[in-house]
RNA sequence: UAUAUUGCACCGGGGAGCUGGAUUAGCUGGCUGAGAGGGAAUGAAGCAUCGUUCCGACCCGUAUACCUGAACCGGAUAAUGCCGGCGUAGGAAGGAAAGCUACCUUUUUC
Repeated sequence: UAUAUUGCACCGGGGAGCUGGAUUAGCUGGCUGAGAGGGAAUGAAGCAUCGUUCCGACCCGUAUACCUGAACCGGAUAAUGCCGGCGUAGGAAGGAAAGCUACCUUUUUC
């Protein structure tokens, strides 16, 4: 000097799908997964959902988080981004510290 790696009372990024039952509350199961919207506030809607903000859990930070292509292709399934392909694809969020090891320089000793 570079660096595997490691953890941050630093900073930041991200997703929350498929499905059964109960039936007038807002409940309870199954599948995959690290996680399948846990808590609060609020808007739309007006019966059953959708959105926004904050907090929380989880994952991730230079690329196997995640998004796009994609209402994609093949297989499986009760069904689904469930599995595989696409994929060495395109995009995607970092700092400081420690530091195995490697190399270089200087000094000392033999």

TPP riboswitch aptamer (THI element) from Paenibacillus oryzae, 110 nucleotides, folded computationally.
Its mean pLDDT, the model's own confidence on a scale to 100, is 77.
The model forms 92% of the base pairs in the Rfam consensus.
NCBI's taxonomy places the organism under Bacteria, Bacillati, Caryophanales, Paenibacillaceae, Paenibacillus.